SAM riboswitch aptamer (S box leader) from a marine eukaryotic metagenome, 112 nucleotides, folded computationally. It matches the Rfam family "SAM riboswitch aptamer (S box leader)". Its family is annotated with regulation of gene expression in the Gene Ontology. Of the family's consensus pairs, 94% are formed in the model. RNAcentral holds the sequence, with entries from MGnify. The coordinates come from a structure-prediction model, not an experiment, and the mean pLDDT is 80.
RNA sequence: CUCAUAGAGAGUGACGGAGGGACUGGCCCAAUGAUGUCACGGCAACCGAUUGAAACAGCGCGUUUCAAUGGCCAGGUGCCAAAUCCAGCCGGUGAAAGCCGGAAAAGAUGAG
Numbered sequence: 001c002u003c004a005u006a007g008a009g010a011g012u013g014a015c016g017g018a019g020g021g022a023c024u025g026g027c028c029c030a031a032u033g034a035u036g037u038c039a040c041g042g043c044a045a046c047c048g049a050u051u052g053a054a055a056c057a058g059c060g061c062g063u064u065u066c067a068a069u070g071g072c073c074a075g076g077u078g079c080c081a082a083a084u085c086c087a088g089c090c091g092g093u094g095a096a097a098g099c100c101g102g103a104a105a106a107g108a109u110g111a112g
Stems, first nucleotide, its partner, number of pairs: 001112005011040005019029003023088004041080003046076002048072001049069008084106001089102005
């Protein structure tokens, strides 16, 4: 940089001691100890694996696409408060606050 995904799912203990939830605005979490680190446990199914189908190729090995499987290998990652916690742009409605709809941006994860 490109592509894909996101309203589902899954926590205990130890250490430690102040902010944390990316950013901004909200709203939350946090000395009844959060965030973080470690251990163990779990969730999921992106990659890999296995199985099946189709297409291509074809002597054969095979390649691609789709689907299924987590009691799938000491598999590779990821994740385990809140929808990616909500919004950030556009439109509709409204006196306003707000409400509704849609798309993106940004960030996250995976694959290349």